A computed fold for a 144-nucleotide RNA from a Thermoleophilia bacterium, annotated as c-di-AMP riboswitch aptamer (ydaO/yuaA leader). The model forms 96% of the base pairs in the Rfam consensus. The coordinates come from a structure-prediction model, not an experiment, and the mean pLDDT is 76.

[in-house]
C1' cells in the first nucleotide's frame, strides 16, 4: 500500500416470507429452543349460476417471473430472438417513457381437483450487495 477472506454493525435488496403477546427450557436475564395465541401477508380445498366434449398414462394438478420459437448439440447442454420478471436511478412511496444490468430456476401433490358464498386446511423460509444515466407525474414528510 494493494487484493482476498471471516466476523459483527449499519443500509439496503429478492421473496407472502413481517410483528407482538403468553407459558415452558435456565440459578437469574436475554438469547436460543419447544408449545400456545392476536394482528398482518399469502396459497391451496371447497356449492348454486356459469364454464368445459374434458379425462381415462401421451395421465392430472399446484405453487413461482421462471414461457414460446429457430438453430446447434458430445444429448449434459448452448447460441439468438420475443415475451414475462427484477434492480438503481440518490429526503420517502408509487406511476410512465428511454437507456443500462440481470433472470428466465427450483420445488410439490399422488390417479385426484374448473369458477366458488358459507365452511376449511397450510405458508410467513431462504437467498444476496461495490452499483450508483436521463426525463415527466402523483401523492406525503420536512424546512422556510
Nucleotide at each position: 500500500u494493494c487484493c482476498a477472506a471471516a466476523c459483527a454493525a449499519u443500509u439496503g435488496c429478492c421473496u407472502a416470507g413481517u410483528u407482538c403477546c403468553c407459558g415452558g427450557u435456565u440459578a437469574a436475564g436475554a438469547a436460543u429452543c419447544c408449545g400456545g395465541g392476536g394482528a398482518g401477508c399469502g396459497g391451496g380445498g371447497g356449492a348454486a349460476c356459469c364454464a368445459c366434449g374434458u379425462u381415462u398414462u401421451c395421465g392430472g394438478g399446484g405453487c413461482g417471473a421462471g414461457c414460446c420459437c429457430a438453430c446447434c448439440u458430445u444429448c449434459g447442454g448452448g447460441u439468438g430472438g420475443g415475451g414475462g420478471c427484477g434492480c438503481a436511478g440518490a429526503u420517502c412511496u408509487c406511476c410512465u417513457u428511454c437507456a443500462g444490468c440481470g433472470c428466465u430456476a427450483g420445488c410439490c401433490c399422488g390417479u385426484c381437483a374448473g369458477c366458488u358464498a358459507a365452511c376449511u386446511c397450510c405458508g410467513c423460509a431462504g437467498g444476496c450487495a461495490u452499483u450508483c444515466g436521463a426525463a415527466g407525474g402523483a401523492g406525503g414528510a420536512a424546512a422556510u